[in-house]
RNA sequence: ACCCCGGGAGCAGGAAGCCUCCGAAUCUGGUCAGGCCUUGACGGGAGCAGCCAUAAGGUGGCGGCCAGCGUCCCGGGUCAUC
Numbered sequence: 001a002c003c004c005c006g007g008g009a010g011c012a013g014g015a016a017g018c019c020u021c022c023g024a025a026u027c028u029g030g031u032c033a034g035g036c037c038u039u040g041a042c043g044g045g046a047g048c049a050g051c052c053a054u055a056a057g058g059u060g061g062c063g064g065c066c067a068g069c070g071u072c073c074c075g076g077g078u079c080a081u082c
Base pairs, nucleotide, nucleotide: 001081003077004076005075006074007073008072009071010069011068013066014065017062018061019060021058022057028053029052030051031050036045037044038043
């Protein structure tokens, strides 16, 4: 040195966690212009669009976890072989 064990990196994967952002025409919520209904009136009601918040899901980031690679380094072991 080969080989074995342990540790640390590198590369390339997997699932999840956290953070940011996006995100339902309709089967989410809130607020609901207009319009509609109702009232003698005051008012009230349901509620489209819009807006806001989010769900499922997704973008990006962070640090870990799991399993790999005849890639690198460190420590230890080592009958026999070189």